[in-house]
RNA sequence: AACUUAUCAAGAGUGGUGGAGAGACAGGCUCUAUGAAACCACGGCAACCUAUCCGAAAUCGCGGAAAAGGUGCCAAUUCCGAAGAGAUAAGGC
Numbered sequence: 001a002a003c004u005u006a007u008c009a010a011g012a013g014u015g016g017u018g019g020a021g022a023g024a025c026a027g028g029c030u031c032u033a034u035g036a037a038a039c040c041a042c043g044g045c046a047a048c049c050u051a052u053c054c055g056a057a058a059u060c061g062c063g064g065a066a067a068a069g070g071u072g073c074c075a076a077u078u079c080c081g082a083a084g085a086g087a088u089a090a091g092g093c
Stems, first nucleotide, its partner, number of pairs: 003091006013042005021031003027080002043074003048070003052065004078085001
């Protein structure tokens, strides 16, 4: 990598560097020199995993809280979108 399970109509951005692209893919539509991608700093959202706390008989599991740690995310319903697919988390190898 393939594979398995879950989720994807909610939520959350500023500054610096940079200098023309970006939104995965046909097509559409949109964002962008009033500054794209990328990188950095700080901030935030969320609650998948770990730790913690609460509930009932309950070291599993379930429901809830919380947000310290590991990821993720912070234009538009995964932007829309046929056949298809993609992303993220936790496994697995």